[in-house]
RNA sequence: GCGGGCUAGCUCAAUCCGGUAGAGCGCCAGGCUCAUAACCUGGAGGUUGUCGGUUCAAAUCCGACGCUCCGCA
Numbered sequence: 001g002c003g004g005g006c007u008a009g010c011u012c013a014a015u016c017c018g019g020u021a022g023a024g025c026g027c028c029a030g031g032c033u034c035a036u037a038a039c040c041u042g043g044a045g046g047u048u049g050u051c052g053g054u055u056c057a058a059a060u061c062c063g064a065c066g067c068u069c070c071g072c073a
Stems, first nucleotide, its partner, number of pairs: 001072004005067002009025004019056001027043005049065005
């Protein structure tokens, strides 16, 4: 220098075509148990890396920037 990545505490989804932000694990509460784990039920938790633009509407499109991320040269 070129390409990719960046979404919950962690790992990752979000379809060709912009239209309600989700799952698993973890965490909290309850159930079950003599008790713990497992299992079952419910709940909390997000400025979708940052700033701007387009649009009725942006995780998604456009621009700039950033990174203790990955690859190529």
Source information
Predicted 3D model of a 73-nucleotide RNA (transfer RNA) from Mesorhizobium sp. M0078. The prediction has a mean pLDDT of 80. Lineage of the source: Bacteria > Alphaproteobacteria > Hyphomicrobiales > Phyllobacteriaceae > Mesorhizobium. RNAcentral holds the sequence, with entries from ENA. Rfam family: tRNA. It is annotated as a transfer RNA.